[in-house]
RNA sequence: CGUUAUUAUGUUGAAAGUUCUCGUAUAUCCUCGGGAAAAAGGCCCGAAAGUAUCUACCCGAAAACCUAUAUUUUCGGACUACGAGCAUGAUGGAACAAAUA
Numbered sequence: 001c002g003u004u005a006u007u008a009u010g011u012u013g014a015a016a017g018u019u020c021u022c023g024u025a026u027a028u029c030c031u032c033g034g035g036a037a038a039a040a041g042g043c044c045c046g047a048a049a050g051u052a053u054c055u056a057c058c059c060g061a062a063a064a065c066c067u068a069u070a071u072u073u074u075c076g077g078a079c080u081a082c083g084a085g086c087a088u089g090a091u092g093g094a095a096c097a098a099a100u101a
Base pairs, nucleotide, nucleotide: 004101005100006099007098009097010096011095012094017088018087020085021084022083023082024081025080026056031047032046033045034044035043041066042065050057058077059076060075061074062073063072064071
C1' cells in the first nucleotide's frame, strides 16, 4: 500500500411499502338501446361520451312524482389514477472514516 473479515465506534443519512391529510381528474355526471317492477315498486343488461387518465360511474336518506309511461330534486358517502405533505419505514440499507485481525 492492497484485499477480506469484524465492531456496544464516528459522520452522512436513503428507498420501496404503509397510515392519514390535501391537490388535479369527474360533475360518482351526461346521451342512448333492450328488458323488468308497480305505490310494500321505481330496477337489470349493454353501448357511447366525459378525464393530457387506468378504473369507477353506484349506495343510503328525505321529499316529490308515476296507475302501466317515466322517473325527478336535495343532502351525505367514496373508489380509482397521478402528484404533494406529516408520520412510519429507521434499534436503519448504503457510503466514507476509525480501530482490530
Description
The prediction has a mean pLDDT of 79. Predicted 3D model of a 101-nucleotide RNA (Purine riboswitch aptamer). It matches the Rfam family "Purine riboswitch aptamer". Its Rfam clan is "Purine riboswitches". For this family Rfam cites "Riboswitches Control Fundamental Biochemical Pathways in Bacillus subtilis and Other Bacteria" (Mandal et al., Cell, 2003). Gene Ontology term of the family: purine nucleobase biosynthetic process. Rfam's curators write: Riboswitches are metabolite binding domains within certain messenger RNAs that serve as precision sensors for their corresponding targets. Allosteric rearrangement of mRNA structure is mediated by ligand binding, and this results in modulation of gene expression.